[in-house]
Molecule: transfer RNA
Organism: Minisyncoccia bacterium
RNA sequence: CGGCACGUAGCUCAGUGGCAGAGCAUCGCUCUUAUAAAGCGAGGGUUGCAGGUUCGAUUCCUGCCGUGCCGAC
Numbered sequence: 001c002g003g004c005a006c007g008u009a010g011c012u013c014a015g016u017g018g019c020a021g022a023g024c025a026u027c028g029c030u031c032u033u034a035u036a037a038a039g040c041g042a043g044g045g046u047u048g049c050a051g052g053u054u055c056g057a058u059u060c061c062u063g064c065c066g067u068g069c070c071g072a073c
Stems, first nucleotide, its partner, number of pairs: 001071007010024004018055001026042005048064005
C1' cells in the first nucleotide's frame, strides 16, 4: 500500500428496510435466621463517525476511524 471480515447495553451476541432486543452482569422485591440458588420486576443505547439513497436506515451505498486476518513492497 491492496484485499476480506467485524464495529449494536458493562460483557458475549441477535436483529438484512417499518416501535432497538436476548443471555450474563448490576439494582429492587419475593423466598431464607442469613447467604446462595430459584422466581418476578427495573435501570442501562449518539446501533464506531460523517454523508448519500428512501416516505422511512442498525439494515442498502460511499468515505473516514478502530480491531482482526491475508497478500505485496